[in-house]
RNA sequence: GAAGUGAGUCAGACGGUCGCGUCUCGAAUCAUCGGGAUGAGGAAAGUCCGAACUCCACAGGGCAGGACGCCUCGUAACACGAGGGCGCCGCGAGGCGACGGAAAGUGCCGCAGAAAAUAUACCGCCCGCUUAAUAGCGGGUAAGGGUGAAAAGGCGAGGUAAGAGCUCACCGCCCCGAAGGGUAACCAUCGGGGGCAGGGUAAACCCCGUCCGGAGCGAGACUGAAUAAGCAGGAAUCUCGAUUUAUCGGGAACGGAUUCGCCCGGUCCGUCCGACCUGCGGGUGGGUCGCGCGAGCUGGGAGGUGACUUCCAGCCCAGAUAAAUGACCGUCCUUGACAGAAUUCGGCUUACAGACUCACUUCCCUU
Numbered sequence: 001g002a003a004g005u006g007a008g009u010c011a012g013a014c015g016g017u018c019g020c021g022u023c024u025c026g027a028a029u030c031a032u033c034g035g036g037a038u039g040a041g042g043a044a045a046g047u048c049c050g051a052a053c054u055c056c057a058c059a060g061g062g063c064a065g066g067a068c069g070c071c072u073c074g075u076a077a078c079a080c081g082a083g084g085g086c087g088c089c090g091c092g093a094g095g096c097g098a099c100g101g102a103a104a105g106u107g108c109c110g111c112a113g114a115a116a117a118u119a120u121a122c123c124g125c126c127c128g129c130u131u132a133a134u135a136g137c138g139g140g141u142a143a144g145g146g147u148g149a150a151a152a153g154g155c156g157a158g159g160u161a162a163g164a165g166c167u168c169a170c171c172g173c174c175c176c177g178a179a180g181g182g183u184a185a186c187c188a189u190c191g192g193g194g195g196c197a198g199g200g201u202a203a204a205c206c207c208c209g210u211c212c213g214g215a216g217c218g219a220g221a222c223u224g225a226a227u228a229a230g231c232a233g234g235a236a237u238c239u240c241g242a243u244u245u246a247u248c249g250g251g252a253a254c255g256g257a258u259u260c261g262c263c264c265g266g267u268c269c270g271u272c273c274g275a276c277c278u279g280c281g282g283g284u285g286g287g288u289c290g291c292g293c294g295a296g297c298u299g300g301g302a303g304g305u306g307a308c309u310u311c312c313a314g315c316c317c318a319g320a321u322a323a324a325u326g327a328c329c330g331u332c333c334u335u336g337a338c339a340g341a342a343u344u345c346g347g348c349u350u351a352c353a354g355a356c357u358c359a360c361u362u363c364c365c366u367u
Base pairs, nucleotide, nucleotide: 001363002362003361004360005359006358007357008356009355012332013331014330015329016328017327018326020039021038022037023036024035025034026033027032041338045349046348048347049346050345051344052343053216054215055214056213060264061263062262063261065212066211067210068209069208070084071083072082073081074080085099086097087096088095089094100207101206105205106204107201108200109199122145123144124141125140126139127138128137129136153171154170156168157167158166172196173194174193175192176191177190178189180187181186220289221288222287223286230280231279232278233277234276237252238251239250240249241248242247253271254270255269256268257267258266296315297314298313299312300311301310302309303308
């Protein structure tokens, strides 16, 4: 000097003239004026994950269903984050991983190829028969060749008619055991046994392990007004006691409801009427709360590899409800992109113009 890797910050600034939302103070009476404080994001987006909060509701167990899937830690929790292990990519700093099980079972692997698994014999090799010879027929073979992403592990020796883990040594693979390092996943070494389940695929079905009530701020609470205290239909029995003779209470059985579905249990309501279920029809699209003090922010100390935890001090920082921060002028500058809260928070994903900072890697040149 060039090219990269990882992490972080900013997201226009200043001045002037008018105009907005919330809270608060003051002055006015006529509904306004003045002062103060404060007022959109790193993603407010997606509505993907987790929760807080509210209700069912006092709410148990199981099946189905769903989620996650190496180990350890963090967190309110998580499918998130940190660190490590293993595998793959990169010269490297680093990056990626849907990472339990293929020896429980089932399925799939196009075309090509003899054959893609209870594997197989196209070319070839060997033996026998036949023939003048070639061709042909029968048997054996899977070492050599071909096809393919992948075809019964590799190399060497022996053995064979020719070959083959057929046999043997070494390597690879599987199982068992031991000592060492590590919390663990795992790493590395030694010993013994086995000729060795053909290979891949579970982001195919499946098996294993762990976890999981549901609905949602249109939750929900209070309140006001209005309508037709609307109409029709439906399910389910006995018995005992008291006494006021018509009511009350108990027991069993039955019917219904119970915030995804089914079953058991529990609870509630009912078995005469109103309540429950089904259908038809009518009214209200109001007000206040929920609504911001938070798993909050800033600075510093301590602990930890880190995510993060803890202690001290300081701070209050949007709450609209058709929806508030806009318009104009001037200057500076490096540029003004993506883009606007609607219950809140922790994440993930996506979009994004410019500028800046720190650490590390590789290459070239010079000294």

Bacterial RNase P class A from Candidatus Tariuqbacter arcticus, 367 nucleotides, folded computationally. The coordinates come from a structure-prediction model, not an experiment, and the mean pLDDT is 77. Taxonomically the source falls in Candidatus Tariuqbacter (Bacteria, Pseudomonadati, Candidatus Tariuqbacterales, Candidatus Tariuqbacteraceae). It was read from a public genome assembly, where an Rfam model found it. Its Rfam family is "Bacterial RNase P class A". It is annotated as a ribozyme. Rfam describes the family as follows. Ribonuclease P (RNase P) is a ubiquitous endoribonuclease, found in archaea, bacteria and eukarya as well as chloroplasts and mitochondria.